[in-house]
Context: one part of a larger RNA
RNA sequence: GAGUAGCGAGAACAAAGUGAGAAUCUUUGUCGUCGAAAACCUAAGGUUUCCUGGGGAAGGUUCGUCCGCCCAGGGUAAGUCGGGACCUAAGCCGAGGCCAAGAGGCGUAGGCGAUGGACAACAGGUUGAAAUUCCUGUACCGUAUUUAUUCGUUAUCAGAGAGGGAGUGACACAGGAGGAUAGGCUAACCCUGCCGCUGGUAGAGCAGGGCCAAUCACCGAGUGGGAAAAGACAGGCAAAUCCGUUUUUUCAUACAACUGCGAGGUGUGAUGGCGAGCGAAAUAAGAGUAGCGAAGUGGCUGAUUUCACACUGGCGAGAAAAGCUUCUAUCGAGAAUGAAUAUGCCCGUACCGCAAACCGACACAGGUAGGUGAGGAGAGAAUCCUAAGACGAGC
Numbered sequence: 001g002a003g004u005a006g007c008g009a010g011a012a013c014a015a016a017g018u019g020a021g022a023a024u025c026u027u028u029g030u031c032g033u034c035g036a037a038a039a040c041c042u043a044a045g046g047u048u049u050c051c052u053g054g055g056g057a058a059g060g061u062u063c064g065u066c067c068g069c070c071c072a073g074g075g076u077a078a079g080u081c082g083g084g085a086c087c088u089a090a091g092c093c094g095a096g097g098c099c100a101a102g103a104g105g106c107g108u109a110g111g112c113g114a115u116g117g118a119c120a121a122c123a124g125g126u127u128g129a130a131a132u133u134c135c136u137g138u139a140c141c142g143u144a145u146u147u148a149u150u151c152g153u154u155a156u157c158a159g160a161g162a163g164g165g166a167g168u169g170a171c172a173c174a175g176g177a178g179g180a181u182a183g184g185c186u187a188a189c190c191c192u193g194c195c196g197c198u199g200g201u202a203g204a205g206c207a208g209g210g211c212c213a214a215u216c217a218c219c220g221a222g223u224g225g226g227a228a229a230a231g232a233c234a235g236g237c238a239a240a241u242c243c244g245u246u247u248u249u250u251c252a253u254a255c256a257a258c259u260g261c262g263a264g265g266u267g268u269g270a271u272g273g274c275g276a277g278c279g280a281a282a283u284a285a286g287a288g289u290a291g292c293g294a295a296g297u298g299g300c301u302g303a304u305u306u307c308a309c310a311c312u313g314g315c316g317a318g319a320a321a322a323g324c325u326u327c328u329a330u331c332g333a334g335a336a337u338g339a340a341u342a343u344g345c346c347c348g349u350a351c352c353g354c355a356a357a358c359c360g361a362c363a364c365a366g367g368u369a370g371g372u373g374a375g376g377a378g379a380g381a382a383u384c385c386u387a388a389g390a391c392g393a394g395c
Base pairs, nucleotide, nucleotide: 012030013029014028015027016026017025031392032391033390034389039372040371041370045352046351049350050074051073052072053071054070055069059067060066079140080139081348082347083346084345086117087116091112092111093110097106098105099104121138122137123136124135125134141344142343143342144341145340146339147338148337149336150335151334159331160330164327165326166325167324168323173313174312175311178307179306180305183301184300185299186298187297189210190209191208192207193206194205195203211273212272216267217266218265219264222261223260224259225258226251227250228249229248230247231246232245233244235243236242274296277292278291315318358367359366374386375385376384377383
C1' cells in the first nucleotide's frame, strides 16, 4: 500500500437456557429451502473423521460456551452378507522349450487373475456408538457321532465314481403382447382418539391407522421340447448302458400325453411380531422410556420390477471354465432316508460416500459408478407445489 480488496451462489425471526463473555452454541415455536434430491442404501476412495466426557492456544475467512479442531476414554462380533479355503475372461506369470552381446524377449503344460459363473437366513427387537453379525423366534447348508427303518455284504454286484466321454451351464440388440407382483389411491366398511370461544358441529363429522419374511407343503398364469421302446454302428484318442448316426415298432399332429423351466398364489411360519394410540414409578445415574396395545378388510389402479431374451424381428451374428446331470474306466462292504446331539476356519464390517470426510494446494459454485426413489396436476424420472426425510449454506 491499507484497516483497502475480500469474507466463495442461498431466509430468517423470537423466547428460554448455558456461560466471564452469545446475531453465530443448546432447546422450543414461527417462517423459509430441496424433495429423480439438497432424501435413503451402496461401490471406489478416505482411514478413526464414528460415540461419550472435557477443552479453546492454533485451524474455522466474523464470533464461538461450538466443530470433521485439541485431549482422554470407548466403539466395527457372521457357517448363510462381500472376498478366500470353488471356477474361469481380458491380461499377467511361466517348468521344460525357442530366440537373444549381457540384462533379457516370446511361449507349451501349468498357474494367477472379477468387472462374470457357482454358492446355505429371514422377520422383529436392541446401543451413546455395531448389527441379515448381538438377542428373540423360525429356517437352511456342510461335516461327525448316536439311533430307527429300508436295501446290500463277493455279486443275479447295495453304493460311490474320474484330472476321461457326453449333455447342460451358455449368454448380443431392438420391438410388441400377455400373466403376476411391488407400489399407489379410495371406502358410506373396521378400529382408536376428539366434539368446538363459532355463521355452523354427534354428523355419510374430523384426525390417524387398517401390516408381516425366509422356510416347508400344495396349487400354478404361462412358456420350451413331439414322446416312448427295441435293434445296429469303422464316430466322441481307451471303455461306455451316455452322446451321436441310423433302422423298426407304438402313441400323437394336439387346448394331447410325458417332461424341462416357471413368476406368483394359498396354507404354514404366526397362540408370534408389528401396530395408531394409551402411558408409569423413579434417581447421583439416560421418558414419550418401561409397560399395555385395537382394527389389521373391500374395491380401483398398476409398473421402468418379475416370468424372461420366453416370443417375434433383423444383422453387427452376440465369453470361458467350474458347478450340475449322465456314461463308463475304476473302487467297493457298507449304503440311503428320518430323528437327535455336536460342530462350522481366515479377512472385511465404525463413519463420510453428488460430499466440509473422495479427486481438485482450501470447510473450493467443478468432477465422481450402481440401486431405491411417494402424492396432486401432467405423456413423463419434464416443470410447479408437497410427503417421508434432510437443510437455512460460518459474517

This is a predicted structure of a 395-nucleotide part of an RNA (large-subunit ribosomal RNA, domain III) from a Eubacteriales bacterium. Its mean pLDDT, the model's own confidence on a scale to 100, is 80. Taxonomically the source falls in Eubacteriales (Bacteria, Bacillati, Bacillota, Clostridia).